[in-house]
RNA sequence: CGUGCUAACGGCAAACCCGUCGAAAGGCGGGGACGCAAAGCCUCCGGUCGUCGGAACAGAUGUUCAACGAUAGCGGGGUUGCCACGA
Numbered sequence: 001c002g003u004g005c006u007a008a009c010g011g012c013a014a015a016c017c018c019g020u021c022g023a024a025a026g027g028c029g030g031g032g033a034c035g036c037a038a039a040g041c042c043u044c045c046g047g048u049c050g051u052c053g054g055a056a057c058a059g060a061u062g063u064u065c066a067a068c069g070a071u072a073g074c075g076g077g078g079u080u081g082c083c084a085c086g087a
Stems, first nucleotide, its partner, number of pairs: 001086004011036002016031006034073001040079003044076003047071005054065004
């Protein structure tokens, strides 16, 4: 520097359940393992999701826009790093 077939030091932890925070998406803690070679970290780009509050339309309580938020386990990008193998 490259690669992630095998192994290993080890690491993380989906669904679901309990507690807790939030209007919600969802977050956090505990249990639990579907998976993960960055499933470490960062919302810069695209996607998806939410709507307490705002505007327009509607009048079926919804649609659209903006705004704000969520997702890094949706993809891209940035950044740091373990092990193994190869050069």